The RNA shown here (transfer RNA) has 84 nucleotides and comes from a bacterium. It was read from a public genome assembly. Rfam family: tRNA. Rfam links the family to the GO term triplet codon-amino acid adaptor activity. Rfam classes the family as a transfer RNA.
């Protein structure tokens, strides 16, 4: 310098073909259970606005196509593997 591959909540990671972002699963918070911990069990856990009901914003960033993008495309950033 040249190719390829990956980037999504705190964490490992669903998300089919472009059509509701957070399944499941662990960690975290309260509650129950217990003398009292463990284990076990329920709830609830991306930000931000509101009293609320709802609304808005978030898929590495920053733009394009599209009616609609995590998903297709361009450029940049990171990690990672390969060539020279």
């Nucleotide at each position: 310098g040249c190719c390829g591959c990956u980037g999504u909540g705190g964490u490992g990671a669903a998300a089919c073909u472009g059509g509701u972002a957070u399944a499941c699963a662990c960690g975290c918070a309260g509650c129950a259970c217990u003398c009292a911990a463990a284990a076990u069990g329920c709830u609830g856990u991306g930000g931000g606005a509101g009293c609320a009901a709802u609304c808005c914003c978030g898929u590495g960033u920053c733009g394009g196509u599209u009616c609609g993008a995590g998903u297709c495309c361009g450029a940049c950033c990171a990690g990672c593997g390969g060539c020279a």